[in-house]
């Protein structure tokens, strides 16, 4: 210094003919319990790492810039 891969909800991770983004944990709030736990129902909770460009429309395609990882030198 160059290569590959990743950056989404507090976590840990899904999201292909480009069309209003979701899971499990976790939090709230209710319901069961004497009271916890666990089970159930509801609900919050996302500038999709920044920034530009393509496009009627971009988490998705281009491009550069940051961070993590791994390989070469």
């Nucleotide at each position: 210094g160059g290569g590959c891969c990743g950056g989404u909800a507090g976590c840990u991770c899904a999201g292909u003919u480009g069309a209003u983004a979701g899971a499990g944990c976790g939090c709230g709030u209710c319901g069961u319990u004497c009271g916890c736990a666990a089970c159930g129902a509801c609900g919050a909770g996302g500038u999709c790492a920044g920034g530009g460009g393509u496009u009627u429309g971009a988490u998705c395609c281009c491009c550069c810039u940051c961070c993590g990882g791994u390989c070469c030198a």
Molecule: transfer RNA
Organism: uncultured Opitutaceae bacterium